[in-house]
RNAcentral holds the sequence, with entries from ENA. Predicted 3D model of a 389-nucleotide RNA (Bacterial RNase P class A) from Binatia bacterium (SeqCode). It matches the Rfam family "Bacterial RNase P class A". Rfam describes the family as follows. Ribonuclease P (RNase P) is a ubiquitous endoribonuclease, found in archaea, bacteria and eukarya as well as chloroplasts and mitochondria. Rfam classes the family as a ribozyme. It is recorded under the gene name rnpB. Lineage of the source: Bacteria > Bacteria candidate phyla > Candidatus Binatota > Binatia (SeqCode).
């Protein structure tokens, strides 16, 4: 100079003009105008854990059903964070992974002979018959033996070596590897070091299982108040007369006259409509207000911890809509990218002109996490590699 690898910061700017919204002044009669200020995101998103809060529901216990899994802190609490421990990848910085398959059930595609207390298809070894040959043996068919070889697969039942056999084999021995277990040490715990024994045991628990811990439902469209009319409950007061029909009867029903409300109208007459009205309760819908943004908040110090965090002071306040605001446009600058021009104290660069690009995505009750998306630009510290001195 190369190649990487953790972790982090922005994620355009300034102006001008037109608009939206919420708060706080002023004016002027429901509502507006005027000024001032505030106004998106590192993921506001996915809704995937966890809590804060708001109703219900609840003696304890337990089934059942969900969750989560090395230890030990951390936290309000997690499936987050943090440190350590093991295993695996990588030369490394570093990443990725975590309870039990030696309790039981259960599965293992395709190839292949055999897929789990396995397996004979070649190849070995050894019989028997047949044939060829003088013979030594070759050849084919048919039995046994045998996992050391080949071959099949994501996996084939430890690995090297000597012995052993007809021919091999943990079959027997050393050593190694693995894994169980029992002793001693070390460590707060996973776990690690030595040493003895004993086995040589496939993977899958996001398959049923077991073991340990955790969980009570539902969600701000939780959930309160208010208003206006209705369903539908109660109780108070309120007309009369004539005909008919039902009725034993109180009495209901139809029609007409008067009375009484209302509608047209300034008023009276006339039409027309109704014949009940008024308190009180009142589930839902609808509207309106609250709940609503100050809070496990956020910045700097300072002191504890390796750290994740704690703890003490000091200073800040920063959307709060609800047919749901946070925006559009023009300019000038600046990233990045094509492209043309130019020797410019050197060239994958400077300059200087001219196009195009600007990503993902968008508040909805607040927080802690996680995951996923994402042009582009910046840093901090690490790590292998070559060159110079």
């Nucleotide at each position: 100079g190369g190649a990487g690898g953790c972790g982090g910061u922005c994620g355009a700017g300034c102006a001008g003009u037109c608009g939206c919204u919420c708060g706080c002044c002023a004016c002027g009669u429901c509502c507006g105008u005027g000024g001032c200020g505030g106004g998106a995101g590192g993921a506001a998103a996915g809704u995937c854990c966890g809590g804060a809060c708001u109703c219900c529901g609840c003696a304890g216990g337990g089934c059942a059903g969900g969750g989560u899994g090395g230890c030990c802190g951390c936290u309000a609490a997690c499936g987050g964070c943090g440190g350590c421990c093991c295993c695996g990848a990588g030369c490394g910085a570093u990443c990725g992974g975590g309870g039990g398959a030696a309790a039981g059930u259960g599965c293992c595609a395709c190839a292949g002979a055999g897929a789990a207390c396995a397996g004979a298809c070649g190849a070995c070894u050894u019989c028997g018959c047949g044939u060829c040959g003088c013979g030594a043996g070759g050849c084919g068919c048919g039995g046994a033996g045998c996992c050391a070889c080949g071959g099949u697969g994501a996996a084939a039942c430890g690995g090297u070596g000597a012995g052993g056999u007809a021919a091999g084999a943990g079959c027997u021995c050393a050593c190694c590897a693995g894994c169980g277990c029992c002793g001693c040490u070390c460590g707060a715990g996973a776990g690690g070091g030595c040493g003895a024994c004993g086995c040589u045991c496939g993977g899958c628990a996001a398959a049923c299982c077991c073991c340990a811990c955790c969980c009570g439902g539902a969600g701000c469209a939780a959930g309160a108040c208010c208003g206006c009319g209705c369903a539908g409950a109660g109780g108070g007061c309120g007309g009369c007369c004539c005909g008919g029909u039902c009725g034993c009867g109180a009495g209901a029903c139809c029609g007409g006259g008067c009375g009484c409300g209302g509608a047209c109208g300034g008023c009276c007459c006339g039409u027309c409509c109704g014949u009940g009205u008024c308190c009180u309760c009142g589930g839902g819908u609808c509207g309106g207000u609250c709940g609503c943004u100050c809070g496990a908040c956020c910045u700097c110090c300072c002191g504890g911890g390796c750290a994740a965090c704690c703890g003490g002071g000091g200073g800040g306040c920063a959307a709060g809509a609800c047919g749901a605001a946070u925006g559009g446009c023009u300019g000038c600058u600046g990233u990045u990218c094509c492209c043309g021009c130019u020797g410019c104290u050197c060239a994958u660069g400077g300059g200087c002109g001219g196009g195009a690009a600007g990503a993902c995505a968008g508040a909805a009750u607040c927080c802690g996490g996680c995951u996923u998306a994402g042009a582009g630009a910046c840093c901090u510290c690490c790590u292998c590699c070559g060159g110079c001195g």